RNA sequence: GCCACCGUAGCUCAGUAGGUAGAGCGCAUCCUUGGUAAGGAUGAGGUCAGCAGUUCGACUCUGCUCGGCGGCU
Numbered sequence: 001g002c003c004a005c006c007g008u009a010g011c012u013c014a015g016u017a018g019g020u021a022g023a024g025c026g027c028a029u030c031c032u033u034g035g036u037a038a039g040g041a042u043g044a045g046g047u048c049a050g051c052a053g054u055u056c057g058a059c060u061c062u063g064c065u066c067g068g069c070g071g072c073u
Stems, first nucleotide, its partner, number of pairs: 001072003005068003010025004019056001027043005049065005
C1' cells in the first nucleotide's frame, strides 16, 4: 500500500430484505430471612464509533474518517 471482518447498555453479545433497540451477567430499590447467600418483583442505564449522503423514515443502504483484529504484498 491492497483486501476482508468487526465497532450496539458497565461486561459478553443479539437485532438487518429500512418503520422509533433487546437478552444474559452486573447495578439500584423492594419482598422473603433472626441475618447473609440463594430466590422473586420492579427499575435505571444506549448521541447503535464519528461526519456526510439517500429516504417520509437509517443500528440497518452509500461514501469518507477513526479504532480493533486478520490476510496479502
The RNA shown here (transfer RNA) has 73 nucleotides and comes from an uncultured Peptococcaceae bacterium. It was read from a public genome assembly. Model confidence (mean pLDDT): 80 of 100. Rfam family: tRNA. The family's RNA type in Rfam is transfer RNA.